[in-house]
Transfer RNA from archaeon GW2011_AR10, 73 nucleotides, folded computationally. The RNAcentral record of the sequence draws on ENA. Rfam family: tRNA. It is annotated as a transfer RNA. Model confidence (mean pLDDT): 80 of 100.
C1' cells in the first nucleotide's frame, strides 16, 4: 500500500428490507425435584463492532471508520 471475506449476548448461532417484544443451545441467577450434588423441569437476565446515508421501513442495501483473517507487490 491496493484487492477480497468476516464481525448478532460470556461462547456457539438462525436471520437474505417489514412476520411478533432480534430466536435457538449454552452459560449465569431463581424456583422445582433430589438427603447433597449432578442431571431433568420452570422462570429470569443477557446481543445486531461505531458513525453516516437511502428507504415509509435497516442486524438486512451503499459508504468511512475500527477489529480480525486472507491474496498479490
Nucleotide at each position: 500500500a491496493g484487492c477480497c471475506c468476516c464481525a448478532u449476548a460470556g461462547u456457539c448461532u438462525a436471520g437474505c428490507g417489514g412476520c411478533c417484544a432480534a430466536g435457538g443451545a449454552u452459560a449465569c441467577a431463581g424456583g422445582g425435584c433430589u438427603u447433597u450434588g449432578g442431571a431433568c423441569c420452570c422462570u429470569g437476565u443477557g446481543a445486531c463492532a461505531g458513525g453516516a446515508g437511502u428507504u415509509c421501513g435497516a442486524a438486512u442495501c451503499u459508504c468511512c471508520u475500527u477489529g480480525g483473517g486472507g491474496c498479490u507487490a